[in-house]
RNA sequence: CGCAAUCUCAUGGGGUGCCCGGCGGAUCGUCCGUUGGGCUGAGAGGCGCGAGCCAACCCAUUGAACCUGAUCCGGGUUAUGCCGGCGGAGGGAGUUUGAGAUGCUGUCGCC
Numbered sequence: 001c002g003c004a005a006u007c008u009c010a011u012g013g014g015g016u017g018c019c020c021g022g023c024g025g026a027u028c029g030u031c032c033g034u035u036g037g038g039c040u041g042a043g044a045g046g047c048g049c050g051a052g053c054c055a056a057c058c059c060a061u062u063g064a065a066c067c068u069g070a071u072c073c074g075g076g077u078u079a080u081g082c083c084g085g086c087g088g089a090g091g092g093a094g095u096u097u098g099a100g101a102u103g104c105u106g107u108c109g110c111c
Base pairs, nucleotide, nucleotide: 001106005102006101007100008099009098010097011060012059013058014057017039018038019037020036021035022034023033024032025031026030045054046053047052066091067090068089072085073084074083075082
């Protein structure tokens, strides 16, 4: 000097499920509200009648963050994208997102 990688800030994108018990209500097959627990996970939180808003977390094209396919297929579970497939499928966020700091390897110069 400075590309990997990491961190901070800004900007943008995203998801917020499933089950059990108590109480109350209903149109009583079950569903809704509230409350206490449990499962997986980075994240299932708060406010609002609701549309949505805020926070945390994750992701930003080297893009599996996340969405569609999907009321999908196989496995497993009390149950659920819980696990795997699907997926060298298609989309997907200021069109290398921007700025700063540290800085592997490497290069050059000096001592």
TPP riboswitch aptamer (THI element) from a Hyphomicrobiaceae bacterium, 111 nucleotides, folded computationally.
The source organism's lineage runs through Bacteria, Pseudomonadati, Pseudomonadota, Alphaproteobacteria and Hyphomicrobiaceae.
The prediction has a mean pLDDT of 75.